[in-house]
RNA sequence: AGAGUUUGAUUCUGGCUCAGACUGAACGCUGGCGGCGUGGUUAAAGCAUGCAAGUCGAGCGGACCCGCAAGGGUUAGCGGCGAAAGGGUGAGUACAAGUAUCCAAACGUACCCUGAGGUGGGGGAUAGGCAGGGGAAACCCGGCAUAAUACCCCAUGAUCUCUACGGAGCAAAGAUUUAUCGCCUUGGGAGCGUGGAUACACCUAUCAGGUAGUUGGCGGGGUAACGGCCCACCAAGCCGAAGACGGGUAGCAGGUGUGAGAGCACGGCCUGCCACAUCGAAACUGAGACACUGUUCGGACUCCUACGGGAGGCUGCAGCGACGAAUCUUCCGCAAUGGGCGAAAGCCUGACGGAGCGACGCCGCGUGUGGGAUGAAGCGGCUUUGCCGAGUAAACCACUGUCAGGGAAUAGAAACAUUGAUCAUUUCCAAAGGAAGGGGCGACUAACUCUGUGCCAGCAGUCGCGGUAAUACAGAGGCCCCGAGCGUUAGUCGGAAUUACUGGGCUUAAAGGGUGCGUAGGCGGACUUCUAAGUGUCGCGUGAAAGCCCACGGCUUAACCGUGGAACCGCGCGGCAAACUGGGAGUCUUGAGGAACGUAUAGGCGGGUGGAACGAUAGGUGGAGCGGUGGAAUGCGUAGAUAUCUAUCGGAACGCCGAAGGUGAAGACAGCCCGCUGGGCGUUUCCUGACGCUUAGGCACGAAAGCGUGGGUAGCAAACAGGAUUAGAUACCCUGGUAGUCCACGCUGUAAACGUUGGGCGCUAGGUGUGGGGGGUCUUUCCGAUCUCCUGUGCCGUAGCUAACGCAUUAAGCGCCCCGCCUGGGGAGUACGGCCGCAAGGCUAAAACUCAAAGGAAUUGACGGGGGCCCGCACAAGCGGCGGAGCAUGCGGAUUAAUUCGAUGCGACGCGAAGAACCUUACCUGGGUUUGACAUCGCCGGAAAUCUCACAGAGAUGUGGGGUCCUUUGGGGCCGGUGACAGGUGGUGCAUGGCUGUCGUCAGCUCGUGUCGUGAGAUGUUGGGUUAAGUCCCGCAACGAGCGCAACCCUCGUUCGAUGUUGCCAGCGGGUUAUGCCGGGGACUCAUCGAAGACUGCCGGGGUCAACUCGGAGGAAGGUGGGGAUGACGUCAAGUCAUCAUGCCCCUUAUGUCCAGGGCUUCACGCAUGCUACAAUGGCCGGUACAAAGGGCUGCGAUGCCGUAAGGUGGAGCGAAUCCCAAAAAGCCGGUCUCAGUUCGGAUCGGGGUCUGCAACUCGACCCCGUGAAGUCGGAGUCGCUAGUAAUCGCAGAUCAGCAACGCUGCGGUGAAUACGUUCCCGGGCCUUGUACACACCGCCCGUCACGUCACGAAAGUCGGCAACACCCGAAGCCCAUGGCCCAACCCUUCGGGGAGGGAGUGGUCGAAGGUGGGGCUGGCGAUUGGGACGAAGUCGGAACAAGGUA
Repeated sequence: AGAGUUUGAUUCUGGCUCAGACUGAACGCUGGCGGCGUGGUUAAAGCAUGCAAGUCGAGCGGACCCGCAAGGGUUAGCGGCGAAAGGGUGAGUACAAGUAUCCAAACGUACCCUGAGGUGGGGGAUAGGCAGGGGAAACCCGGCAUAAUACCCCAUGAUCUCUACGGAGCAAAGAUUUAUCGCCUUGGGAGCGUGGAUACACCUAUCAGGUAGUUGGCGGGGUAACGGCCCACCAAGCCGAAGACGGGUAGCAGGUGUGAGAGCACGGCCUGCCACAUCGAAACUGAGACACUGUUCGGACUCCUACGGGAGGCUGCAGCGACGAAUCUUCCGCAAUGGGCGAAAGCCUGACGGAGCGACGCCGCGUGUGGGAUGAAGCGGCUUUGCCGAGUAAACCACUGUCAGGGAAUAGAAACAUUGAUCAUUUCCAAAGGAAGGGGCGACUAACUCUGUGCCAGCAGUCGCGGUAAUACAGAGGCCCCGAGCGUUAGUCGGAAUUACUGGGCUUAAAGGGUGCGUAGGCGGACUUCUAAGUGUCGCGUGAAAGCCCACGGCUUAACCGUGGAACCGCGCGGCAAACUGGGAGUCUUGAGGAACGUAUAGGCGGGUGGAACGAUAGGUGGAGCGGUGGAAUGCGUAGAUAUCUAUCGGAACGCCGAAGGUGAAGACAGCCCGCUGGGCGUUUCCUGACGCUUAGGCACGAAAGCGUGGGUAGCAAACAGGAUUAGAUACCCUGGUAGUCCACGCUGUAAACGUUGGGCGCUAGGUGUGGGGGGUCUUUCCGAUCUCCUGUGCCGUAGCUAACGCAUUAAGCGCCCCGCCUGGGGAGUACGGCCGCAAGGCUAAAACUCAAAGGAAUUGACGGGGGCCCGCACAAGCGGCGGAGCAUGCGGAUUAAUUCGAUGCGACGCGAAGAACCUUACCUGGGUUUGACAUCGCCGGAAAUCUCACAGAGAUGUGGGGUCCUUUGGGGCCGGUGACAGGUGGUGCAUGGCUGUCGUCAGCUCGUGUCGUGAGAUGUUGGGUUAAGUCCCGCAACGAGCGCAACCCUCGUUCGAUGUUGCCAGCGGGUUAUGCCGGGGACUCAUCGAAGACUGCCGGGGUCAACUCGGAGGAAGGUGGGGAUGACGUCAAGUCAUCAUGCCCCUUAUGUCCAGGGCUUCACGCAUGCUACAAUGGCCGGUACAAAGGGCUGCGAUGCCGUAAGGUGGAGCGAAUCCCAAAAAGCCGGUCUCAGUUCGGAUCGGGGUCUGCAACUCGACCCCGUGAAGUCGGAGUCGCUAGUAAUCGCAGAUCAGCAACGCUGCGGUGAAUACGUUCCCGGGCCUUGUACACACCGCCCGUCACGUCACGAAAGUCGGCAACACCCGAAGCCCAUGGCCCAACCCUUCGGGGAGGGAGUGGUCGAAGGUGGGGCUGGCGAUUGGGACGAAGUCGGAACAAGGUA
């Protein structure tokens, strides 16, 4: 410090996710030791048991015990001090408390320190006790007696208090034994407390108004003291958008975690503070409490009870159950530190010091160390079959003893005397012995293979893995990371500049308010001067300790701890400075405004008025249609329409001018005239003198539609009706038509209210239009031309900016000021609440849940019922077919024991198959066989191979007999057994190679360098021409190059040369009935080889002096002369594992192999490709003519003879320019048939034959005789062909014994028609455009409905919670009043009593809980209901994306 994830790729925006650190943690697996820390985060829910606050006999009297006594001890009670500390917890609490700083102007303080003074005299009670009573108990009652440092009075009194300044008032306690401790009054101190002021301090405005003791005053009460703290009276204040009041959440801080920091989150341990102590209320005592282990009362709960009544409070330490993912011992000790009491000894102390449990955290140590390579054996893994791993690891040799274990010792934790719960330290013993796991290995992210599994099981933080070769699942081996731990989960910060103060944005990604006016607020021109709030600087105070950081030091080290420093970024006070901001005062004119003079304008409002068009009404003319559409129909019309003329009426809108034009804040504004009225601009530089900018709230304006009331209504026109279209058509089209559109008044308040761009000011190149105004120059007579200033409005463009597109003085540039708004997509601008509205609805505005994206711009493709250009038998123009019939062949389907397998739109289907009766053959049935039908090697054995005969059998095979090698002497070959292995047309063409099809013989596909772009990419390859062609030319930030095109190759066409056998025969000769038959010849044909020829070369027109094109000449051939071979980068997971090869998987007495028979030839059907036909351009009969290219020795086979024929016989010739197949056929000549199911057509069937072959039954071909089916030219639709082509005619060949061939591949014969043209269909090429497509339109994608799941809203209601309010009741208690009853101290007394004073009781104010009531806020459930999200391949349509087919 970044990374993954949106796309085919790119860039940006933007979310999600990861790597880090941390935790009072929990869970999983594992676990040796020690140190230091830490441990109920949940139920402030409930608690058994023990302990946690006592002490003082030197305050007091008793009682009891010991003692002869003196004396001593124990102690219930009275009394004193303490119990308000320490310890726990975090419920409550959001100007209440807290923290920081300051203050005391109105204060208190027991114990402690210190100063001054005092401590005299008297009195009456009471508890304990004694003896009674009541009660289950707790406990209570009266009687008698008694003490004090308990209580009371008198005296003395001040430096004390009060005061009217005269005065008045208030104290004490003794104990013990010689020394102290106490007591009273009053100062000071320390420490502690109380009170006040200011600043800081979470979320929520879907909480906007709150408040009656409320705010203040006067007078009282109360308090230690100020204060509405409380009361009476008076006034009406006080708080609030800088957020009052309300709701939610929360103890606060020092600090802790994280972070570069700023921040963000947190407040467990430790320290300070607060609050609380079962819930609520209250006071008492006291120096201090409204009191955790005190009291009283009320509530809930638990316990005891004799039912009458009582007891209790672990949020102290342990501990229990409960809750929960989860958190410890009912331990030891007061030795240390500290606290209470005491004169002290001492007692008490679950504070504390320690130990125990838990890897909960941090830190340290160990599980050995050194040597040892035959890289041991064994093992494991992979495998290319010989390597790798474990691995110096082990064995073996040598050594050490940390820690744990066992034994012994004592000097430290404690300055001095005593005291050690626990820890520490030293030493000895034995033995490598007792001590390693967890997670991961697709990318992010370090680390790879095998096997299993087969979208299953599973994984997953994100992207995503898994559908038979998974580095992603599971196991294994190996490796990586960390290590007594390792992972997971949860949480916080970080990364996240993803709330942006540091440090973001708003044209199109989320985001500028519809517009203006303007309040608060924020910001603000020039100069002078004063001030000192901000600001700066210096000093002082404070900022607790701990913590963080630094230094040093102590535990063996570290964690941990100690000492010191720094820091605590803050706040307060004081001094100084005066540039800037603020404040005060004064001045100025440039900002702003005013004035004067001009000027443009659809700016607004009101009134008037005009013509065209339209419709209506009336009349005239006229006579059959009009209207409407893609085409129609509905509709109108003989009751006279449409058309046309005249007259009249009505409402709405304003043609031309008119524009890139003007005006306005925006919405918006258009005939003409008049009136009223707003703003702008220019010129002058006369006036004011900062008067300014922006603007949360607020107010106003605000298109269309809509609403209310009343008018108006010609045209248009939602709804509606009808007609069409359509599968449907609640639409698009047509005919009608009502609200509405118009006017007045009122409401609504929204728009893609858009420049998708808030307002203001300043600055930053230009060019060119146009609106308004001014100035200069020229010509000036006008029209004008040109330069320039200001102000609007457009276009282009530099710098700059931008993700890009683009913006660019009218900024989206550079700056300042103010406002508004954004923070992933969906849910949703929705729900609830509030405000507004008559309603419709508007404004404000969430969450649950869900996804990993959603998006912007640009790129390359693909696509479009987008555009342009151009090709192709693509259409058109023609010719002939197919689709109908019969048959053949192939396929589907069905059938079957099997009908083997593959091929499936074009590009499968007369295809693999250029030959299925057996074989082939892969299929089925049956019979055999197991190292095998075939290959190689090792070992053992045998006989010698091969061969032959017989028998059984369907055969394979089996049984039996006979018989015998080669040799270079090494061996080779054979049989049997055995082991390695063979074999598989078994699977996967979606694991592959090779080969092939297809787009397509279409003209394309790329690269290097350069240039442009952030980039994907672009350029080149686009453009203008041209071509069959990315063919060539020209131009051009490109210049070149490669694969394709073309050419080079073969063939056909012309000529020439050479050579002539088997070819040829003109001339010469010979011969024959005849024939190149022979001699001979090379002239010709032909064959073979070679050469020439064609190149737009020549002429003319066009064209850019080009490429090229059109016409012509010559030529056998002319613009590629015809045909072939030749197939770029790639596409289709196209085809083929059954040609072959091949990975992996599968079979191995079988999925191998051998054999016989059967099947591949089935047949209700459907399709494809053909053949033959339907006839007269024909059939049949007879005669007769002309090819090319092939094939032939297991072959072709002549003449002859036989047979009606297939064929037979026979065997001349020929390994072929010689011989044969071989007859070419259509054609031509002649005859016949005469339009019919025929002399067409030949299927089918019967009979008889021939040939091949081991064998024609299933299942061959051919011949002859007989039979003579359908079919009379073929629906929708569809195919081929542009010239020697189509059509038509025959010939040959491969395969092959034969043949289902009508197929295929070649060959020649005869030999056409048509192409205007490119609108349309199909396919293709180039450019361009749109795109939400990229599996690429066979794409993408929307909504209803149906089903399932989930969360949410509404809902009659129902059940709670919270805080208030009103009233009722009213405990304890303080206070007030009363006090007839009661009372020792003091006073008086006649001693009876009275007084003073106090109390019980009673009454009252306040008052907790409780009750009643109506509301508020909030939550749970809720029949039903509403939409939403998600879900496997459901249903219906087809809304959007292309002009998406109605933009």
Predicted 3D model of a 1447-nucleotide RNA (small-subunit ribosomal RNA) from a metagenome.
It matches the Rfam family "Bacterial small subunit ribosomal RNA".
The prediction has a mean pLDDT of 84.